[in-house]
About this RNA: Model confidence (mean pLDDT): 81 of 100. A computed fold for a 74-nucleotide RNA from a Bradymonadia bacterium, annotated as transfer RNA. The source organism's lineage runs through Bacteria, Pseudomonadati, Myxococcota and Bradymonadia. It matches the Rfam family "tRNA". By type it is a transfer RNA.
C1' cells in the first nucleotide's frame, strides 16, 4: 500500500431466501432439591444487532463509506 475474514446480551456463538416477538449455553438473580455446600432441575432478568448514511412497505441480513481486531502479499 493491496487482498480476504471478523465485529449480534457480561462471555462464548447461532440467526435459512430480507418479512412473524432477535436466539441458545455459560455468568448473573429467584426457587426447588440438600442438615448444608457443590451437581443437578425449574423460572427469570439481561440487546443502540460496531458507527454513519442508503435501498426497501420492511435491514442483524442487501449496497457504500468508515473504526476495531486477524490472517496474506508488497
Nucleotide at each position: 500500500g493491496g487482498g480476504c475474514c471478523u465485529a449480534u446480551a457480561g462471555c462464548u456463538c447461532a440467526g435459512u431466501u430480507g418479512g412473524u416477538u432477535a436466539g441458545a449455553g455459560c455468568c448473573g438473580c429467584c426457587g426447588c432439591c440438600u442438615c448444608a455446600u457443590a451437581a443437578g432441575c425449574g423460572g427469570u432478568a439481561g440487546g443502540u444487532c460496531c458507527u454513519c448514511g442508503g435501498u426497501u412497505c420492511g435491514a442483524g441480513u442487501c449496497c457504500g463509506a468508515g473504526u476495531a481486531g486477524g490472517c496474506c502479499c508488497a